[in-house]
Molecule: small-subunit ribosomal RNA
Organism: uncultured bacterium
RNA sequence: AAUUCGCCCUUAGAGUUUGAUCCUGGCUCAGGAUGAACGCUGGCGGCGUGCCUAACACAUUCAAGUCGAACGGAUUUAGAUAAAAGCUUGCUUUUGUCUAAGUUAGUGGCGGACGGGUGAGUAACGCGUGAGCAACCUGCCCUCAUGAGUGGAAUAACGUCCGGAAACAGACGCUAAUACCGCAUAACAUAUGACUGAGGCAUCUCAGACAUAUCAAAGAUUUAUUGCUGAAAGAUGGUCUCGCGUCUGAUUAGCUAGAUGGCGGGGUAACGGCCCACCAUGGCGACGAUCAGUAGCCGGUCUGAGAGGAUGAACGGCCACAUUGGGACUGAGAUACGGCCCAGACUCCUACGGGAGGCAGCAGUGGGGAAUAUUGGGCAAUGGGCGAAAGCCUGACCCAGCAACGCCGCGUGAAGGAAGAAGGCCUUCGGGUUGUAAACUUCUUUUAGCAGGGGCGAAUAAAUGACGGUACCUGCAGAAAAAGCAACGGCUAACUACGUGCCAGCAGCCGCGGUAAUACGUAGGUUGCAAGCGUUGUCCGGAUUUACUGGGUGUAAAGGGCGUGUAGGCGGAGAUGCAAGUUGGGAGUGAAAUCCCGGGGCUCAACCCCGGAACUGCUUUCAAAACUGCAUCCCUUGAGUAUCGGAGAGGCAAGCGGAAUUCCUAGUGUAGCGGUGAAAUGCGUAGAUAUUAGGAGGAACACCAGUGGCGAAGGCGGCUUGCUGGACGACAACUGACGCUGAGGCGCGAAAGCGUGGGGAGCAAACAGGAUUAGAUACCCUGGUAGUCCACGCUGUAAACGAUGAAUACUAGCUGUUGGCGAUACAAUGUCAGCGGUAAAGCGAAAGUGUUAAGUAUUCCACCUGGGGAGUACGCCGGCAACGGUGAAACUCAAAGGAAUUGACGGGGGCCCGCACAAGCGGAGGAACAUGUGGUUUAAUUCGAUGAUACGCGAGGAACCUUACCCGGGCUUGAAAGUUAGUGAAUGACUUGGAAACAGGUCAGUCCUUCGGGACACGAAACUAGGUGCUGCAUGGUUGUCGUCAGCUCGUGCCGUGAGGUGUCGGCUUAAGUGCCUUAACGAGCGCAACCCUUGUUGUUAGUUGCCAUCAGGUAAUGCUGGGAACUCUAACAAGACUGCUACUGUAAGGUAGAGGAAGGUGGGGAUGACGUCAAAUCAGCACGGCCCUUACGUCCGGGGCGACACACGUUUUACAAUGGUCGGUACAGAGGGUUGCUACCUGGCGACAGGAUGCUAAUCUCAUAAAACCGAUCUCAGUUCGGAUCGGAGUCUGCAACUCGACUCCGUGAAGCUGGAUUCGCUAGUAAUCGCGCAUCAGCCAUGGCGCGGUGAAUACGUUCCCGGGCCUUGCACACACCGCCCGUCA
Repeated sequence: AAUUCGCCCUUAGAGUUUGAUCCUGGCUCAGGAUGAACGCUGGCGGCGUGCCUAACACAUUCAAGUCGAACGGAUUUAGAUAAAAGCUUGCUUUUGUCUAAGUUAGUGGCGGACGGGUGAGUAACGCGUGAGCAACCUGCCCUCAUGAGUGGAAUAACGUCCGGAAACAGACGCUAAUACCGCAUAACAUAUGACUGAGGCAUCUCAGACAUAUCAAAGAUUUAUUGCUGAAAGAUGGUCUCGCGUCUGAUUAGCUAGAUGGCGGGGUAACGGCCCACCAUGGCGACGAUCAGUAGCCGGUCUGAGAGGAUGAACGGCCACAUUGGGACUGAGAUACGGCCCAGACUCCUACGGGAGGCAGCAGUGGGGAAUAUUGGGCAAUGGGCGAAAGCCUGACCCAGCAACGCCGCGUGAAGGAAGAAGGCCUUCGGGUUGUAAACUUCUUUUAGCAGGGGCGAAUAAAUGACGGUACCUGCAGAAAAAGCAACGGCUAACUACGUGCCAGCAGCCGCGGUAAUACGUAGGUUGCAAGCGUUGUCCGGAUUUACUGGGUGUAAAGGGCGUGUAGGCGGAGAUGCAAGUUGGGAGUGAAAUCCCGGGGCUCAACCCCGGAACUGCUUUCAAAACUGCAUCCCUUGAGUAUCGGAGAGGCAAGCGGAAUUCCUAGUGUAGCGGUGAAAUGCGUAGAUAUUAGGAGGAACACCAGUGGCGAAGGCGGCUUGCUGGACGACAACUGACGCUGAGGCGCGAAAGCGUGGGGAGCAAACAGGAUUAGAUACCCUGGUAGUCCACGCUGUAAACGAUGAAUACUAGCUGUUGGCGAUACAAUGUCAGCGGUAAAGCGAAAGUGUUAAGUAUUCCACCUGGGGAGUACGCCGGCAACGGUGAAACUCAAAGGAAUUGACGGGGGCCCGCACAAGCGGAGGAACAUGUGGUUUAAUUCGAUGAUACGCGAGGAACCUUACCCGGGCUUGAAAGUUAGUGAAUGACUUGGAAACAGGUCAGUCCUUCGGGACACGAAACUAGGUGCUGCAUGGUUGUCGUCAGCUCGUGCCGUGAGGUGUCGGCUUAAGUGCCUUAACGAGCGCAACCCUUGUUGUUAGUUGCCAUCAGGUAAUGCUGGGAACUCUAACAAGACUGCUACUGUAAGGUAGAGGAAGGUGGGGAUGACGUCAAAUCAGCACGGCCCUUACGUCCGGGGCGACACACGUUUUACAAUGGUCGGUACAGAGGGUUGCUACCUGGCGACAGGAUGCUAAUCUCAUAAAACCGAUCUCAGUUCGGAUCGGAGUCUGCAACUCGACUCCGUGAAGCUGGAUUCGCUAGUAAUCGCGCAUCAGCCAUGGCGCGGUGAAUACGUUCCCGGGCCUUGCACACACCGCCCGUCA
């Protein structure tokens, strides 16, 4: 692995569409393979493999010869012999003959048809598989049996002559054979004729016997043999025929004259139109002929769970081819790779007359190409040819060489070894990591190296080895000579640093890179594989993504527009038979190799050998008869027919009718009509519109009218008549499966459009005009032509939709309605056919569908396979045309898409809220000043904040300082802090230079101490510094805003495949997701509310610095004093308010009104800001990562600037005046501050203030007169007795210093401004408005700002249509960076 059965085994996914989800769907990846190539690298061995491209061209060698035992010659050597010659007389030479051993040009035989190569052609009986031949051949081989008798004529070689450059001929003459030819003999041979028997498949075949005719031969030798001849049989090999199978295209639909068949011939080994004469007109084809393209086929190989898909290198079988095309010869066999002939192209030789050649044999060369090897050794083995044999030949083959091309194996060391060395890298500076890794110690020696030995393959009696200096064995030396490649964002195992800065680059897909890149480059580290590793190409897989196994089509791609019907496919019940399909058993075959299993051999493995199983197939035979099929008989339920009945916009034709529009005629009548959001064009005094009457003409048929009816669909609507189709119901008479579907075909087919001829009222593309608009070739208006209508013909398409093909059966119901029947009481109810609603199961991605299926099944047809390009191009068909049907590719993208979810959004809807609008009051926008900002300017005008949510903001105090900016002058371990030596008290005064910082000089001074030292200063070296430099888009913290808006969530449960939903929705209510009711939800959290502070009332306690009613004392006066604890007040604790009570209302929550009460429904105010949004603000408050500067971007000093000024904006102040200004008089707060301070009081000054002096560290003293108000006087409407800017002068104060650049005081001057355009802001009650007082910062102050305090004290709110913002529910959506979205076209 397989077999039986039970268990059991075998099938893997991931990334990418979205804010998220499910689905559809494509793209991509992980795996395996390779005759590979490329990049980097490379130690050894074994076994394999190696021109996939130019069937392109080939130099050179080799690849098919052999046999003398077929033959005649020639020739060599040895011997014998004969003759001749020479002489040195027994030798040499020459010639002849014989013998032996060789060589071989020719004749002859066998083999060159095998072996080897290649895949051009071939879509074919070529191949595979299985059959057939009663239609065939077969050398060599095996078996069996026969014969071999007798003659003859030539010819090469050779010789002579001769042509030619050569190749190669020619003439004459001689000669042999197992070469060739006669004659004889001969059948179990062949042919013919008739006979008998048997068999078959029609012609016929086989066996037997008979007659006639015809045909053979060869010898050789060493005498063992071998060869030859005809006959039969076998084996082997081959020819032919047939069934089945064998790529793509229909944008190739018709092809065919030897074409199909017959008769008769010819030819062949044999059948056959294979060929020919004649005759007939057939044959093939949608089951795909013909044509075109591509291709050698198979065993197998790769992949895959399998089914399949892809492939056909190497090995094996078959076929085809041999420079291209054609032809035959020889032969057993060829139409012949290394044979012949002819023709073509090419190459070579040539004396130009003529010749020679064929590597797709092995090597090799050129060329082509990304790419593929040696002009090697040997016939030792295996095999082949010849030969009797020895043997010869063999680029078949066996070996070696080259190549990591593949598979397999081995090695590059092993053990110990922490000071965890050095170096590298990282670092939070502590350390971590490389890492037991190295060094070092001990050990081993595979492989490579050197030396020695040395097989099997060899079959034998012996001999014989290319490989081979081999494998293998033994010894020697020494860790010695031997590691790379890719990756490290996810998929996908493996992370840090530096460089770079949307650059350079990476990338298989998604995607990385714009200053902190695990994604680029480098390094360290890590992971994976390893003599390889990656990349690229190709194939299968994953991909159930062509779905036989194993998909779909309502909305994702996909149902034909509809019918009719041909071929085809499928088909009701019963019986009998047959056995084609089907099932089981047997037989044959399915080559070997391969795969698998079990063994065995190379040290293992790869590899090789043996055995088994398997090869799922085909053929044949026997059997079965359930199912399908076929045949026959039969049945009635499918289907149809007949009869009866009612319903209907079903169709066609003809006729008729009324309403309305328009037009014409006439009358009445007068100035408009018409039209729109508003207008205008238009019509109208030549009489419109309106109205009355009459007439003409065309088109359409109000009401009825209905998820009503009919039809196949398109579609059909006044009435009547005629003709006509279909459906339905009832009944069960007739036929007896007559049925369903339906590729092509045929027919029907809205609207628009086309042709011809009519018709034309209204409407109305085009067109014209008027409006709208930035424009408006539109929407709106006024006109208006085709057309719309009719007849006939064409077109053949639609969102021709239920986006749902037809038919049949089955699978809960309820309800409405149309037509019929049954039964009836006008009820209720049954049944059939249709049209609807809702829902069970089921299905579905979901929404949905659900007896009218998108459910469960069956049958048939049509169609789909990512988006775009494109329903386009080309071709063909149809059409008068318009156009329709059929229908691609290049290229490009990683998506396109469906359904549903949550948000956001809507010039969608509903409900609600907010000083949001409205109703009011007061402002801003105009003026002047103050202040902030922009801009400009400047040496600098430091920086930040910029819609709401920046702009009297950071800044709650810029003359110096602050200060960060500019100019200039200095310092460099530094201005400040810490550690360690050293020196000196610190310090103060004076002085020189200088703008100061700083650099010097003189004098004075001699600290504390437990005697160790300490504090302080100077100065040296070193370690630390310093930076308001950058990045708020690296951050912490803090803050603004939506918004004090009512929301934001969780647990469990439930629903949904899921994202999610529910809860949190609905009704009522609330300021509120506040509460109540309902409820698949029940609870909970953060928010709301409450708890906290303050204020409003009362009580208790306490009573000084506060208070003073009563008692007493006193003063000019005052709680001033004794005293009091009542009141006010102070400050602690309590009480009080809860819709608690009453009435009404409501289920309740609650609401309305009232009482009581200081206060009434949250009493007023404050603090308090959910989840989150805006990469919101801040690196300059602080902190902090990274980057940057280090005699400067640090630090010190002087001066300047932040205060500039044509202008623009924001926020304030003061005004424009009579509700006011000025003057005089007079009254009432609260909350704060105060010793470097607030200062009573006194004096001086007009005053700012100054000089004295007192109280107070504060319920004690003080700042400190509150102001508006009130009372009175005056001003009398004006640029003023309003307004106070600006300017001149004189001063005061703070401060080192008021020039740039302070505030205040006094005198004088007296600008703009007479209530503010468009627009816009705040405020709902002690609020707005208005009036003053205080405080922080602070030397002083540019404060009119900010933060607080009290005094006086309004108006208005019908209401929610609208503007703005917000909350909840719902709806649409192609948005999700969320409408400031997305997206289309044009141009660049």